[in-house]
Context: one part of a larger RNA
RNA sequence: GGACGAACGCUGGCGGCGUGCUUAACACAUGCAAGUCGAACGGGAGUAUUGAAGAAGCUUGCUUUAGAGAUACUUUAGUGGCGGACGGGUGAGUAACGCGUGAGGAGCUGUCCUAUGCAGGGGGACAACAGCUGGAAACGGCUGCUAAUACCCCAUAAGCCGAGAGGUAAAAGGAUUAAUCCGGCAGAGGAGGUACUCGCGUCCUAUCAGCUAGUAGGUGAGGUAACGGCUCACCUAGGCGAAGACGGGUAGCCGGCCUGAGAGGGCGAACGGCCACACUGGGACUGAGAUACGGUCCAGACUCCUACGGGAGGCAGCAGUGGGGAAUAUUGGGCAAUGGGGGAAACCCUGACCCAGCGACGCCGCGUGGGUGAAGAAAUCCUUCGGGAUGUAAAGCCCUGUUGUAUGGGAAGAGCGGAAGACGGUACCAUACGAGGAAGCCCCGGCAAACUACGUGCCAGCAGCCGCGGUAAUACGUAGGGGGCAAGCGUUGUCC
Repeated sequence: GGACGAACGCUGGCGGCGUGCUUAACACAUGCAAGUCGAACGGGAGUAUUGAAGAAGCUUGCUUUAGAGAUACUUUAGUGGCGGACGGGUGAGUAACGCGUGAGGAGCUGUCCUAUGCAGGGGGACAACAGCUGGAAACGGCUGCUAAUACCCCAUAAGCCGAGAGGUAAAAGGAUUAAUCCGGCAGAGGAGGUACUCGCGUCCUAUCAGCUAGUAGGUGAGGUAACGGCUCACCUAGGCGAAGACGGGUAGCCGGCCUGAGAGGGCGAACGGCCACACUGGGACUGAGAUACGGUCCAGACUCCUACGGGAGGCAGCAGUGGGGAAUAUUGGGCAAUGGGGGAAACCCUGACCCAGCGACGCCGCGUGGGUGAAGAAAUCCUUCGGGAUGUAAAGCCCUGUUGUAUGGGAAGAGCGGAAGACGGUACCAUACGAGGAAGCCCCGGCAAACUACGUGCCAGCAGCCGCGGUAAUACGUAGGGGGCAAGCGUUGUCC
């Protein structure tokens, strides 16, 4: 000198774009953050239309009442499907094929794309519901009925296994204007995703020198989507290590960011990729896919409810609270855009996201007026008392209208057509008013730009280094003046 997710002191007009718990991966009140599909299915409820048996009045075919059932629409607890493995958070752990880069073979893959083939028969349940019943609650139990794109059986082989003979499967329908559309099953290829293996690279420490029994390899078997000591039985006795094994400490890694002429050094906030984690520690289930944050089971700590028998919970999602700390924001608006989930669609959901709020936290831009105006007002400071300085500075006069205030108008952002804008009556435009509302901070001994007076008297104090202060202090304090930067200026911390 540069830089910062900064903090502190003094000061503070505006706008744009960014950015904001670096500490306790401390504990969390409250609300919201993952649903959707009735065009898979049977029920329930409501509304409208129609309306059987029945009842009453009786004029014997009419009126009134009652409403089983049917149709249409709306709604949705349950079964079922897809999605809750994405998106969002955090950096605890991890020195590791975790990450980066390059290569590989023994894999899997829902939705999507490209073509191909198939969809023929049959069956039994379980929720919902009804009845009974346990419990304070959470939540159940028994009996009975029922539907499906839920479940099962038979048939079917291009696929797979097998030398061959042969063996081995699946499927589902729903809408409709009867044109068709959306689906189902099988295998093939692709895209994207994901798992695995290897070469190289990846901090400090030798005041850590030896480490290792599934350890290293083989045979066989099991297991896996798949290779493999991944697991097991047997056999061999190996394997790693001063080119640093093993141990200890520290740490998420990278694209990048800061600095530097570069080489290098430091860092890993925001944004993007990968990894890991979700109160702590274990386990599996489901599924195309699981660290399963807002799933499940067990154990533990903590908090809460309880009728004491038993239950409930997990903000490292968005806000917000307490605590810690030098220190870090609103319990805001909207799905209008972009994107995601579901749906044929309308649409629904979306604290992702888009916006707004707060903070000079940073960067950038603008303003706080412009011109004219005396050999120079007043005032203040200095003075050799002559004068000098603040100083064209002010006043005065002439202007301007960035910004400000008020009024009026008023967007783009919205697609192939229509509707739809949170931001927002915002940006912007016009008119009016009026210099009116908008400057501070640090420094002035040398380094290092900038000097005098008074006060103080080794006191009070200053200080980055050298050093100032003990009666004329340009070094302390104040004032005048000056220098520097400027909505900031200084200080502290950290890195180059």
This is a predicted structure of a 496-nucleotide part of an RNA (small-subunit ribosomal RNA, 5' domain) from an uncultured bacterium. RNAcentral holds the full RNA, with entries from SILVA.